A computed fold for a 188-nucleotide RNA from a mouse gut metagenome, annotated as Lysine riboswitch aptamer. Model confidence (mean pLDDT): 78 of 100.
[in-house]
RNA sequence: AGAUAGAGGUUGCGCUGUUCAAAAGUAUAUUUUCAGAUAAGUACAGGCUUAGAGGAAGAGAAUGGAAAGGGGACUGCGCCGAAAGGGACAAAGAACCUGUGUUUUGUCUCUUGGGCAUAUGGUGAACAAUCAUAUGACUGUCGUCUUACAAGUGUCCGCACAGAAGCGGAUAAGAUGGAGUGCUAUCU
Numbered sequence: 001a002g003a004u005a006g007a008g009g010u011u012g013c014g015c016u017g018u019u020c021a022a023a024a025g026u027a028u029a030u031u032u033u034c035a036g037a038u039a040a041g042u043a044c045a046g047g048c049u050u051a052g053a054g055g056a057a058g059a060g061a062a063u064g065g066a067a068a069g070g071g072g073a074c075u076g077c078g079c080c081g082a083a084a085g086g087g088a089c090a091a092a093g094a095a096c097c098u099g100u101g102u103u104u105u106g107u108c109u110c111u112u113g114g115g116c117a118u119a120u121g122g123u124g125a126a127c128a129a130u131c132a133u134a135u136g137a138c139u140g141u142c143g144u145c146u147u148a149c150a151a152g153u154g155u156c157c158g159c160a161c162a163g164a165a166g167c168g169g170a171u172a173a174g175a176u177g178g179a180g181u182g183c184u185a186u187c188u
Base pairs, nucleotide, nucleotide: 001188002187003186004185005184006183009080012079013078014077015076017074018073019072020071029063030062031061032060033059034058038051039050040049041048043100044099045098046097047096083112084111085110086109087108088107089106090105091104092103093102113139114138116136117135118134119133120132121131122130123129141178142177143176144175145174146173147172154171155170156169157168158167159166
């Protein structure tokens, strides 16, 4: 240098399926009352088309009444840059057309060791959750330093030893620092 296999946590990361709650008595539909000119096709803008005084939008009442994204639990699967986010480029989708935007996928590049809590902001129906930033302690890993009082080399092993004083390795604890292209083990 390369290859292979592992560890961080039982609240590690991600995906699928089943089920439950919530979304919500919400959206939409029908009838009716008020009302009186706009409304819809895409989030915004422009265009085009369609509907509308034979009553648009909006509000009230009655009848009926969802779903998606996200979440909890369980099962299965893939894993340890697992994965998450930012930027650039390309392609495709939903749309009537165009532009901006948005969703998904791929490539390149940058940041983040991991989970948790709090605050602010974004998304979200939300008090859930998630994303970003900051702070805080916790945790794993490696580097450096240290071993107090009593005891007397922290403990163990090896070397050394008349004595004094040590050297190396592993490990426990404490302090401190770094980052995952890191760390450990094996092989070439």